[in-house]
RNA sequence: AUCCGCUCACCCGGGGGGCCGCUUCUAGGCGGCUGAGAGGCGAGGCUUUCCUCGCGACCCGUCGAACCUGAACCGGUUAGCACCGGCGGAGGGAGGGAGCGCACAUGAACA
Numbered sequence: 001a002u003c004c005g006c007u008c009a010c011c012c013g014g015g016g017g018g019c020c021g022c023u024u025c026u027a028g029g030c031g032g033c034u035g036a037g038a039g040g041c042g043a044g045g046c047u048u049u050c051c052u053c054g055c056g057a058c059c060c061g062u063c064g065a066a067c068c069u070g071a072a073c074c075g076g077u078u079a080g081c082a083c084c085g086g087c088g089g090a091g092g093g094a095g096g097g098a099g100c101g102c103a104c105a106u107g108a109a110c111a
Base pairs, nucleotide, nucleotide: 001106002105004101005100006099007098008097010096011095012061013060014059015058018033019032020031021030022029023028040055041054042053043052044051045050067092068091069090073086074085075084076083
C1' cells in the first nucleotide's frame, strides 16, 4: 500500500408513486386501505382520468430483492390493491472520494 471493518451533514447517481368508495366532467374535489414512500411544490403540454421538465420527501447504489423484465404470469387469499407461496438468488440494475481503525493474508521499502 492492497485487502478488510467503521464513519461522513463530501461529491455523484438509480428508482417508484398502487387499490377502493363518493362527488361528477375536471386532465378536479373529498374520504378510506396497504406501504419507507401513493405524485408534495412549481412550470409546461392538452387526446377522459394522462404525459414531460425542475425541485422536495422516501427508498436504493455491486455485500446491489430499491427498482425493472418475464408478467395482462401461476397457486392461495382479498371487495380490490395489498399480502403469502412459486417463478427465483432467473435475467437486468445506479459509485467515486475522504477520514479513522486493524495487522489475518499478500506485496514493497528500510533496518